[in-house]
RNA sequence: GCCUCGGUGGCAUAGUGGUAUUGCGUCGCCUUGGUAAGGCGAAGGUCGCGGGUUCAAUCCCCGCCCGAGGCU
Numbered sequence: 001g002c003c004u005c006g007g008u009g010g011c012a013u014a015g016u017g018g019u020a021u022u023g024c025g026u027c028g029c030c031u032u033g034g035u036a037a038g039g040c041g042a043a044g045g046u047c048g049c050g051g052g053u054u055c056a057a058u059c060c061c062c063g064c065c066c067g068a069g070g071c072u
Stems, first nucleotide, its partner, number of pairs: 001071007010024003018055001026042005048064005
């Protein structure tokens, strides 16, 4: 330098055009003599950055940044 894959709440993940999913964690409540476990609820996301296409972009296109693997 080129090719492929990836970047989504604190962490790990799903979603491939139509107001972003689940688990763990955090906080509150219930339960207990108390804790753990369990149950209910809540907060937390400019979907890596910029531009384009579109009525509408996490998703499609272009450039850039970061990570993993491969080729030379």

Predicted 3D model of a 72-nucleotide RNA (transfer RNA) from a Methanomicrobiales archaeon. The prediction has a mean pLDDT of 82. Its Rfam family is "tRNA". Rfam classes the family as a transfer RNA. NCBI's taxonomy places the organism under Archaea, Methanobacteriati, Methanobacteriota, Methanomicrobia, Methanomicrobiales.